[in-house]
This is a predicted structure of a 1394-nucleotide RNA (small-subunit ribosomal RNA) from an uncultured organism. It matches the Rfam family "Bacterial small subunit ribosomal RNA". Its family is annotated with structural constituent of ribosome and ribosome in the Gene Ontology.

RNA sequence: GCAUGGCUAAAACAUGCAAGUCGAACGCGAAAGUCCUUCGGGGCGAGUAGAGUGGCGAAAGGGCGAGGAAUACGUUCCUACGUACCCCCAGGUCAGGGAUAGGUCGGGGAAACCCGGCGUAAUACCUGAUGUGGUCUCCGGAUCAAAGAUUUAUCGCCCGGGGAGCGGGGAACGUCCUAUCAGGUAGUUGGUGAGGUAAUGGCUCACCAAGCCGGAGACGGGUAGCGGGUGUGAGAGCAUGACCCGCCGCAUCGGGACUGAGACACUGCCCGGACUCCUACGGGAGGCUGCAGUAACGAAUAUUCCGCAAUGGGCGAAAGCCUGACGGAGCAAUGCCGCGUGCAGGAUGAAGCCCCUCGGGGUGUAAACUGCUGUCAGGGUGCAGGAAGAUCUGACCAUACCCAAAGGAAGGGCCGGCUAACUUCGUGCCAGCAGCCGCGGUAAUACGAAGGGCCCGAGCGUUAAUCGGAAUCACUGGGCUUAAAGCGUGCGCAGGCUGACAUGUAGGCGUCUUGUGAAAUCCCUCCGCUCAACGGAGGAACUGCUUGGCGAACCACAUGUCUAGAGACAGGUAGGGGUCGUCGGAACGAUAGGUGGAGUGGUGAAAUGCGUUGAUAUCUAUCGGAACGCCGAAGGAGAAGUCAGGCGACUGGGCCUGUUCUGACGCUCAGGCACGAAAGCGUGGGGAGCGAACGGGAUUAGAUACCCCGGUAGUCCACGCCGUAAACGAUGUGCACUAGGUGAGGGCCGUACUGACGCGCGUCCUGGCCGAAGCGAAAGUGUUAAGUGCACCGCCUGGGGAGUACGGUCGCAAGGCUAAAACUCAAAGGAAUUGACGGGGGCUCACACAAGCGGUGGAGCAUGUGGCUUAAUUCGAAGCAACGCGAAGAACCUUAUCCUGGGUUUGACAUGUACGGAUUAACUCCUGGAAACAGGAGCCACGCCUUCGGGUGGAACGUACACAGGUGCUGCAUGGCUGUCGUCAGCUCGUGCUGUGAAGUGUCGGGUUAAGUCCCUUAACGAGCGAAACCCCUGUCGCUAGUUGCCAGCAGGCCUUCGGGUGCUGGGGACUCUAGCGAGACUGCCGGCGUCAAGUCGGAGGAAGGUGGGGAUGACGUCAAGUCCGCAUGGCCUUUAUGCCCAGGGCUGCACACGUGCUACAAUGGUAGGUACAGAGCGACGCAAGACCGCGAGGUGGAGCAAAUCGCAAAAAGCCUGCCCCAGUUCGGAUUGCAGGCUGCAAUUCGCCUGCAUGAAGCCGGAAUCGCUAGUAAUCGCGGAUCAGCAUGCCGCGGUGAUACGUUCCUGAGCAUUGUACACACCGCCCGUCAAGUCAUGGAAGCUGGCAGCGCCCGAAGUCGCCUCGAAUCAGGGGUGCCCACGGCGAGGCUGGU
Repeated sequence: GCAUGGCUAAAACAUGCAAGUCGAACGCGAAAGUCCUUCGGGGCGAGUAGAGUGGCGAAAGGGCGAGGAAUACGUUCCUACGUACCCCCAGGUCAGGGAUAGGUCGGGGAAACCCGGCGUAAUACCUGAUGUGGUCUCCGGAUCAAAGAUUUAUCGCCCGGGGAGCGGGGAACGUCCUAUCAGGUAGUUGGUGAGGUAAUGGCUCACCAAGCCGGAGACGGGUAGCGGGUGUGAGAGCAUGACCCGCCGCAUCGGGACUGAGACACUGCCCGGACUCCUACGGGAGGCUGCAGUAACGAAUAUUCCGCAAUGGGCGAAAGCCUGACGGAGCAAUGCCGCGUGCAGGAUGAAGCCCCUCGGGGUGUAAACUGCUGUCAGGGUGCAGGAAGAUCUGACCAUACCCAAAGGAAGGGCCGGCUAACUUCGUGCCAGCAGCCGCGGUAAUACGAAGGGCCCGAGCGUUAAUCGGAAUCACUGGGCUUAAAGCGUGCGCAGGCUGACAUGUAGGCGUCUUGUGAAAUCCCUCCGCUCAACGGAGGAACUGCUUGGCGAACCACAUGUCUAGAGACAGGUAGGGGUCGUCGGAACGAUAGGUGGAGUGGUGAAAUGCGUUGAUAUCUAUCGGAACGCCGAAGGAGAAGUCAGGCGACUGGGCCUGUUCUGACGCUCAGGCACGAAAGCGUGGGGAGCGAACGGGAUUAGAUACCCCGGUAGUCCACGCCGUAAACGAUGUGCACUAGGUGAGGGCCGUACUGACGCGCGUCCUGGCCGAAGCGAAAGUGUUAAGUGCACCGCCUGGGGAGUACGGUCGCAAGGCUAAAACUCAAAGGAAUUGACGGGGGCUCACACAAGCGGUGGAGCAUGUGGCUUAAUUCGAAGCAACGCGAAGAACCUUAUCCUGGGUUUGACAUGUACGGAUUAACUCCUGGAAACAGGAGCCACGCCUUCGGGUGGAACGUACACAGGUGCUGCAUGGCUGUCGUCAGCUCGUGCUGUGAAGUGUCGGGUUAAGUCCCUUAACGAGCGAAACCCCUGUCGCUAGUUGCCAGCAGGCCUUCGGGUGCUGGGGACUCUAGCGAGACUGCCGGCGUCAAGUCGGAGGAAGGUGGGGAUGACGUCAAGUCCGCAUGGCCUUUAUGCCCAGGGCUGCACACGUGCUACAAUGGUAGGUACAGAGCGACGCAAGACCGCGAGGUGGAGCAAAUCGCAAAAAGCCUGCCCCAGUUCGGAUUGCAGGCUGCAAUUCGCCUGCAUGAAGCCGGAAUCGCUAGUAAUCGCGGAUCAGCAUGCCGCGGUGAUACGUUCCUGAGCAUUGUACACACCGCCCGUCAAGUCAUGGAAGCUGGCAGCGCCCGAAGUCGCCUCGAAUCAGGGGUGCCCACGGCGAGGCUGGU
């Protein structure tokens, strides 16, 4: 600038305004003021104002959308009609009359208003005449008009005809949801006649007839003004009806007529109701869904403005008057459009702020600063245009020029993905965010803030709504095996669809054409506002309806013809097709009898039950009911449900062959009808077996179950109901087309001379399997389609609520059919994949079980843990895989915020800086003290330079500051290391191939192995990490070497019981040994088996044989496993303390419980004496011999030995001999007392050892549970680490030296397979009940609203009719009839609330 602006209460309204005008229709007719005056009055004002009679208008304009689903609207047609004002044509306008309002006088009333007397005019009213013409008509006739006014020219008036525009009426088609509304209708449908109307008509009435509407949805219920258009969309559609235009409806609610050309009348009238106001209580007044405005309601919507200047309307001859129509202004970023908030320069880049790896980076040319410009707002001056129309006329808008000054003018959202845009801090599942997914539990790009960024910009976000995306209701353009979805099956009316040929018709269809489809809008072109929004002009379009012509392919229709669809006929043929009847054997039960004599029956095992009144078993006879073995099948039949002993009767359908007949007779099928397993129901039978319910016995925690013993309905028959099933191929019916292979059932044909039996790329039908293409999300399907098409029907539209409630309908009932909503969830589902799991199956392993040996669990003690206790009993470890674990050694120390107490603050330790001063520190001594520590005294340094006075520097010290320190927290922030599955055989990759994909294949399969070890096969071929091997120890041999080791032979020494002993020496390398290097074992050889394999079984040789034995070695990963107290480390916390030092205590506490061990319970033993044989280690702060002392621990002493030399050191079990004699003992050694020893500053809390004395529990251990397969278990001793001392623990060493059939089960593991609703993966998932509270819905005795009708009563106003009064008529008065609003009564219906 241009638009728009009460969407809610059609709820209520104060105040003002919104419809008047005409003196050129008419009669009246002031006043203020002023002038004159004779004071009586008169003139002007003024025939003005004003009211009245009369005319026209007031039915338009303006507002709103309550009602209304057709009395409406839209489109196209039709006409039985009306029309004031306007236009055209023709004619007329003569003569009379009586009133009345106003006025005046009087009266009533609060008011509104009313009554009476007198008197007045007209274009008001009435009568007569005329009749071009109109109307009626029996064609003779009858009947119907008028108004004048100004003034000389017009305007009027009357009767007719025509027109324009406007209106009334009618028809067809179109116009929302609901069938849980299926039947509706009595003026109803039609006719005749009459009335009524401007006009048609049941519009109204009388009579007659019985029609009319309805599944193409009548009737009812709900909702809604309709259209042009508008939003969206590619379109088709979907949604919508603000502003502008057309139509309709309404005017406080309901009814009614009057006037009029037109109304049943928004700002007229009458009546009734509700409400409001006035009142003197008697009565009155009112209607904003006009413009403003008020209050109310609401999330929400403006000024009680200006003007008739323009456009338009009314009246008028005109001037003009009126006009809240309209033109404008005001308010609101409500929308659209345009413009500005400056432009140019300006740093390796100010400050501030933010980040940082501390180097720097970002904000950022951004700012400052310099120059320039002048839109808008502001001030001033001037005046075109909107004014048409010569003059005059602008409420309001607008335009030109000048001035000043960058000055007055920027915000909002967002930054995890979708989606453009990231960092820091704060917070710590809190506070909060969130459109969906989802963020937040201490490192948050998701919360909050900041910096930065992104997107828009006078706006930006949010909320609500519509369309789109959504092919997510699919007409365009979807589906139904398993995801939601095929009716259980058939028959079949309506409907839909329907073979070939010919001719015709022209409804559909195509094309041309006529009229219409208002304007505005949308689109195009041009034009006008400086541009744009906006506006103007022209065009196109409005996909629609309509008129006429042409065409005849297709659909349709009519007629004729045909045989390929369908049916009929004839001849064959298979069959548990159906109904009825009849007969049969096996089994079972019962009854009777015989035999027989104790059980039987049943189960996982039992029991209930049956049985000496004789069961079970067995034989004979009789009775009863139900079901039909073998044949039998992947088989047959039927529409489906279903159908099975034999025979008979009746009966339905199929298939094949022939091609004789009919001539499209067909397909499908909403409603409808019929059939329809089992269970169930009714009536009557029947009842052997079985068997819901029920009883009993078991099982079990329980067991209203599974198992057992009984057993009623029922199962069976007849008749009648029910009408449902996983009624399944989870796959509707029919037709056609589209590779095959294979076997089966029923026919036909051909062939072999006939035949059984066969044969065939033969043919038709039926029912299976496998499969190409195709289809499918995949699984799968695949001529029996889930392929490709056609026809018709049914059904689906997220899960739950729910196939439920209510309603209707069917049923005897049970219940069936039809079928929602509130509420709630962010999913529910399908197919397939990889895992994990299974009280799934298969294969295979392991001291897993079994076989065995020895233990634990019982005792005493040791040790760890829990618990308890305590000032403290430091901390960690927690199923396996914590518990003789960290700790390979807690009296102090260790040792820790573990406790009590004392002390200290740059610190016990590190680095740096500044200052001090040469006093140092250390050392010695003193005082206090438990010590640490505090205080004091003494004494003394170092490097360099030097003038020998001194100067200076580093360490140390002191002071101060940075900082140190922390076994404080977080192992769920981490590194590293470790445990475990598990030394189990697995875990992966590249390329290729398969699959839409996840993924698979390889890695599967067949063998084999300890092994994913190897072999074979193979869409896989290779490779890696694991397994194995390589390494160490050990077992055999050889070579080399020979001291401290060895000593066979030789010599010597020493000792001697004269046998010999002794490596002592010479010497030796033989042997043992030591420790280095080699050899050896590879299924190499032979045989069997095996796939000519891998391999396996057996054998030979060998010290050793199939991995010789042992060790080290631990794949991808799992357990948020363990460890912040080994170490390292992020973050947090602490700083005269959570740091550091010290003393004492605690970690050792003891009613208890558990784990791991030691010693035992004894005779395979104990004890005493005697006597052998190891290995591996250790030793100088050490190991320590002989000797001596001590009962002993030990002591004294010290040879020897840095050790193949010396020492620890004795090995023990064993062997030999004696004793013990089965007992709480000559077992066992706890506990306690006394006396000692050792270490150590110190053994009280709290060490070890010795002697004497004491001599406890314990006589082999409940449930349960552990280890071990060979030099192993078991048993015996020895050594070492730690360590002053302390070992039943730990780590090592050797001596003696056993048993094992096997893989069903328990535990764990591997492979492939299977199921899965599990995937933090069975310690998973998940179901039902229950308290209180809350929400939604159904039912409910009742209570209470609303809606539309029905019957009856009452009956205002009013139209029409009648009676009466009236009078010359009319008008009018009184009365009355029909209709009827409101109201009342009653019985029901529908729909709400509670």